The prediction has a mean pLDDT of 77. A computed fold for a 373-nucleotide RNA from a Deltaproteobacteria bacterium, annotated as Bacterial RNase P class A. The gene name in the source record is rnpB. NCBI's taxonomy places the organism under Bacteria, Pseudomonadati, Myxococcota, Myxococcia.
RNA sequence: GAAGGGGGUCGGGUGAUCGCUCGCCGCGCAUAACGCGCGGCGGGAGGAAAGUCCGGGCUCCACAGGGCAGGGUGGUCGCUAACGGCGACCGGGGGUGACCCCAGGGAAAGUGCCACAGAAAACAUACCGCCCCGAGCUUGUCGAGGGGUAAGGGUGAAAAGGCGAGGUAAGAGCUCACCGCGGCCCUGGUGACAGGGCUGGCACGGUAAACCCCACCCGGUGCAAGACCGAAUAGGGGAGCGUUUGAGAGUGGCCCGCUCGAUGCUCCCGGGUAGGUCGCUGGACCCGGGCAGCAAUGCCCGGGCAAGAGGAAUGGUCACCGUCCCCGGAUCUUCCGGGGAGACAGAACUCGGCUUACAGACCCGCUUCCGCA
Numbered sequence: 001g002a003a004g005g006g007g008g009u010c011g012g013g014u015g016a017u018c019g020c021u022c023g024c025c026g027c028g029c030a031u032a033a034c035g036c037g038c039g040g041c042g043g044g045a046g047g048a049a050a051g052u053c054c055g056g057g058c059u060c061c062a063c064a065g066g067g068c069a070g071g072g073u074g075g076u077c078g079c080u081a082a083c084g085g086c087g088a089c090c091g092g093g094g095g096u097g098a099c100c101c102c103a104g105g106g107a108a109a110g111u112g113c114c115a116c117a118g119a120a121a122a123c124a125u126a127c128c129g130c131c132c133c134g135a136g137c138u139u140g141u142c143g144a145g146g147g148g149u150a151a152g153g154g155u156g157a158a159a160a161g162g163c164g165a166g167g168u169a170a171g172a173g174c175u176c177a178c179c180g181c182g183g184c185c186c187u188g189g190u191g192a193c194a195g196g197g198c199u200g201g202c203a204c205g206g207u208a209a210a211c212c213c214c215a216c217c218c219g220g221u222g223c224a225a226g227a228c229c230g231a232a233u234a235g236g237g238g239a240g241c242g243u244u245u246g247a248g249a250g251u252g253g254c255c256c257g258c259u260c261g262a263u264g265c266u267c268c269c270g271g272g273u274a275g276g277u278c279g280c281u282g283g284a285c286c287c288g289g290g291c292a293g294c295a296a297u298g299c300c301c302g303g304g305c306a307a308g309a310g311g312a313a314u315g316g317u318c319a320c321c322g323u324c325c326c327c328g329g330a331u332c333u334u335c336c337g338g339g340g341a342g343a344c345a346g347a348a349c350u351c352g353g354c355u356u357a358c359a360g361a362c363c364c365g366c367u368u369c370c371g372c373a
Base pairs, nucleotide, nucleotide: 001369002368003367004366006364007363008362009361010360012321013320014319015318016317017316018315020044021043022042023041024040025039026038027037028036029035046344050355051354053353054352055351056350057349058222060220061219070218071217072216073215074214075089076088077087078086079085090104091102092101093100094099105213106212110211111210112207113206114205127153128152129149130148131147132146133145136142137140161179162178164176165175166174180202181200182199183198184197185196186195187194188193226278227277228276229275236269237268238267239266240265241264248260249259250258251257285304286303287302288301289300290299291298292297323341324340325339326338327337328336329335
């Protein structure tokens, strides 16, 4: 210098102006309750707020304990509130390498499936071959028929252990060495597992994100959860008064009077609705440092408080600076002028993850190759 691989950070800045929402303060007004208006000061989206895929907190409902059904997870050890997450390690696969990928338990409990091709896809079998016997006559590199075999060819994603030697008519775990596989044992490791010894003599094709078996985990519900306050109208319950001996209403300043008047009138109680308040943001929280640990993570010390809406605020415009691109001026850098771009996306009870989307900018290790010294 080129090509790669891993981890991390950021996601424009400043100001002016017009608004929105929340909190505090002041003034004025007001309600059954909550408040309303004006002014000032201060706070106001994200790394994913997203998908709502997992797991917690919290809430209400259910629940003695155990089992069935159903769902989920699946190497080991650890971390954690928990997880399907994370870390380290083991095993397998890929890459020269840094490094990356794996639902990674059981196919020797049972069942199912394995397209096409192929003789045969699982109680094995024999298409071309190879070998032996051999009727026959055309005596040959012939051959009906019978038998042996699975080394070679062929099919397939996959062919009944692989490879070499011995052996044989040709062959074959038929025998032997090595590898693979099964059983027993030893050593190391918490463990997954690794290394080794003895032995069996091949018996066991693949497939479980097919049924299934094994082990472990899981009650449901979601802040529209849930709790509290609570009108008007209608309806429910109770008490009192009253129905020609007239409760009550209208008229009217009041009384008489006049008119209306009986499923009526007055009062009280409780439930629900509209509306309001709480839940509602101080929390497995954030920043810095130290200690333990390979790490995930835990503990300790110091500092900080950072949206809280409810048809749902967090926005619009302008100027300057910064980043990138294009054009022109002079010559490609630095300078001047003009134009353009700036992503993905937006809280809704909250937290830990995963996954997905993303213009562009920056930082730190690592690997391979080339060049120079």

RNAcentral holds the sequence, with entries from ENA. Its Rfam family is "Bacterial RNase P class A". It is annotated as a ribozyme.